Order: sequence, then structure tokens, then C1' cells
RNA sequence: AAUGUUCGUGCGGGAGAGCUCAGCCAACAUGCUGACGCCGAAGGAGCAACCGCCUCGGAAACUCUCAGGCAAAAGGACCGCGCGAAUAGU
Repeated sequence: AAUGUUCGUGCGGGAGAGCUCAGCCAACAUGCUGACGCCGAAGGAGCAACCGCCUCGGAAACUCUCAGGCAAAAGGACCGCGCGAAUAGU
């Protein structure tokens, strides 16, 4: 100096599924309570190909739906770019 990996951060992109029904508050609602239906991409759990330093550890966008979510907004795994830090070999 360039590159890889990880973490943080800024910007951009980013799916699915009832703005259902009943009740409550003087009334309205995106609020509160309950009922039924539904989604899979925060988080969590399970199975497992596979990987490693193999009595052990890691491990999916699969499965579950506890949590979360089902107009918009927000959130959002993940992806791209910038910046910072750590680290690896060159």
C1' cells in the first nucleotide's frame, strides 16, 4: 500500500401476512381487552448437510411460531457503497 474476514457506524435498496370480528372509554382511533384467521426476514428454539483444533464446538434463507409482525409510518434478515476499529496472510 492493496486485499480478505469480523465488529461498529452513515447512506441507499429490502419480502410476506385481516387497516377481520366483538367489547371498553362521552366519542374517535393506529388506544385497551378478548376471539378467530394468517405471515416468516428482528430475536429465540429444533433438525441437519457440512466444517473444525473432532469425548467437544460451530452450523441454513429448512422446520416451529415462544417472541415479533399482518394499511401507512416504524421495524426488518440480507445486499451494495463510504468511514472507523480489530485481525490474517501478502
Notes: A computed fold for a 90-nucleotide RNA from Kordiimonas laminariae, annotated as Glycine riboswitch aptamer. Of the family's consensus pairs, 86% are formed in the model. Lineage of the source: Bacteria > Pseudomonadati > Pseudomonadota > Alphaproteobacteria > Kordiimonas.